Large-subunit ribosomal RNA, domain VI from Stigeoclonium sp. FACHB-2430, 253 nucleotides, folded computationally. Taxonomically the source falls in Stigeoclonium (Eukaryota, Viridiplantae, Chlorophyta, Chlorophyceae). It is recorded under the gene name rrl. Rfam family: Bacterial large subunit ribosomal RNA. The coordinates come from a structure-prediction model, not an experiment, and the mean pLDDT is 87.

Context: one part of a larger RNA
RNA sequence: CGUUGGAGCAUUGAAAGGAACUCCCUAUAGUACGAGAGGAUCUACGGGGGACGCACCAAUGGUAUACCAGUUCUUAUUCCAAUAGGAAACGCUGGGUAGCUACGUGCGGAGUGGAUAACUGCUGACAGCAUCUAAGUAGGAAGCCCACCUUAAGAUGAUUGCUCCCUGAGGUCACAAGUAGAUUACUUGUUUGAUAGGUACCAGGUGUAAGGUCCGUGAUGGCUUUAGCUAAGGUAUACUAACGACCGAUAGG
Numbered sequence: 001c002g003u004u005g006g007a008g009c010a011u012u013g014a015a016a017g018g019a020a021c022u023c024c025c026u027a028u029a030g031u032a033c034g035a036g037a038g039g040a041u042c043u044a045c046g047g048g049g050g051a052c053g054c055a056c057c058a059a060u061g062g063u064a065u066a067c068c069a070g071u072u073c074u075u076a077u078u079c080c081a082a083u084a085g086g087a088a089a090c091g092c093u094g095g096g097u098a099g100c101u102a103c104g105u106g107c108g109g110a111g112u113g114g115a116u117a118a119c120u121g122c123u124g125a126c127a128g129c130a131u132c133u134a135a136g137u138a139g140g141a142a143g144c145c146c147a148c149c150u151u152a153a154g155a156u157g158a159u160u161g162c163u164c165c166c167u168g169a170g171g172u173c174a175c176a177a178g179u180a181g182a183u184u185a186c187u188u189g190u191u192u193g194a195u196a197g198g199u200a201c202c203a204g205g206u207g208u209a210a211g212g213u214c215c216g217u218g219a220u221g222g223c224u225u226u227a228g229c230u231a232a233g234g235u236a237u238a239c240u241a242a243c244g245a246c247c248g249a250u251a252g253g
Stems, first nucleotide, its partner, number of pairs: 001154001005165006015151004021050005026044002033038001052108005060102004067095005072087006111146001113145002119139004166252001170247004174190005195241003198237005204230003211224004
């Protein structure tokens, strides 16, 4: 821009893409078959694996660049103590929330569908026989079509339905953000407000802070103290920041 007023939410499916795998075991059954040795088909919404794919983070693990603690050297805060900076883009070490993940968890490949290939048939003439074929007719594959999952009306052949608006439906920019993200796009919110930050409480993490006091000559240890600190998590709370600006059909060739 088009789809012939403008919007919002649904909808059909022309077409396109994805998936399609495989193994073992049990029962049938030591049955059919076979002299024996041996040894099945079929069937059962039977049971269990592998690889692959999709999704997820409740549990199990990984990571988590400064969340907690320990620790060595060094510099500074006059000194002690306590802290802070640096130590090859965490000095090293022990843990670890959210998020992201696999080594983890859940699910998937279902059909008594349709038409067929090779092939197997039934009936059957040309050709009094025979013949699956010439008329007619039945089966038959991991393959084909459908069924399953996803996209899909620019499918210009531009589908369809409901609702709203012309008493302004709806949308855009901007701003606060994230379930989204390279940018865009998408999603939520914008005082008629919990969108982000802050604050309070909680969960989770670390593991018992500093200061004080006590035992000990002292290193250390005990008590105060399951303390102190705490990112991304949860709930609450307008304290801070969400200020504002515009487009838009005029009843429809």